A computed fold for a 75-nucleotide RNA from an archaeon, annotated as transfer RNA.
The sequence was found in a public genome assembly.
Its Rfam family is "tRNA". Rfam describes the family as follows. Transfer RNA (tRNA) molecules are approximately 80 nucleotides in length.
[in-house]
RNA sequence: GGCUCGGUAACUCAGCCUGGAUAGAGUGUCAGCCUUCUAAGCUGAAAGUCGCAGGUUCGAAUCCUGUCCGGGCCA
Numbered sequence: 001g002g003c004u005c006g007g008u009a010a011c012u013c014a015g016c017c018u019g020g021a022u023a024g025a026g027u028g029u030c031a032g033c034c035u036u037c038u039a040a041g042c043u044g045a046a047a048g049u050c051g052c053a054g055g056u057u058c059g060a061a062u063c064c065u066g067u068c069c070g071g072g073c074c075a
Base pairs, nucleotide, nucleotide: 001074002073003072004071005070006069007068010027011026012025013024020058029045030044031043032042033041051067052066053065054064055063
């Protein structure tokens, strides 16, 4: 340098192929319930520029282009 996979909540990931309106799960955190107390269990809440920028579109995490970071293969 070329090809390829990945980047989404504090962490691990789904969703992307086939655009649809409010972006989800588990773990963790916080609050409440329960308990003599803790743990466990139950309920609820907070937490996201979907790596970044631009484009297409009525509408983009999703499609297109560029670019950054990481893994792999080739040279």